[in-house]
RNA sequence: UGACCAUCCCGAGCGGCACGAGAGAUCUGGCUCACUGACGCCGCAGCAACCCUCGCUUUUUCUCCCAAGGACUGAAGGGUGCUACUGCCAGAGACGAUGGAGG
Numbered sequence: 001u002g003a004c005c006a007u008c009c010c011g012a013g014c015g016g017c018a019c020g021a022g023a024g025a026u027c028u029g030g031c032u033c034a035c036u037g038a039c040g041c042c043g044c045a046g047c048a049a050c051c052c053u054c055g056c057u058u059u060u061u062c063u064c065c066c067a068a069g070g071a072c073u074g075a076a077g078g079g080u081g082c083u084a085c086u087g088c089c090a091g092a093g094a095c096g097a098u099g100g101a102g103g
């Protein structure tokens, strides 16, 4: 990045702040959270399986070994992400968020 692809009703919370009044993306309406401290930040823990590595099983390259590729699966390591409410709900729109990919 008014270029592309995938996902967004599963799952997973405690502590601290010398954070302090709004917050749940925007608008309208509703609902909810919040001075018994929400939102945010930090730490730790966890969830998950998008990407890389690795491992299991399987498959293709005539056969075996190797190697490479594909599929499935695991969640051990790494890069992100996420951990109230379906992206809180309905409607709207050049919607948004996250990951991959590209510049």
Base pairs, nucleotide, nucleotide: 004100005099006098007097008096013044014043015042016041017040022033023032024031026092027091028090029089030088045083046082047081050079051078052077053076054074055073057071058070059069060068061067087095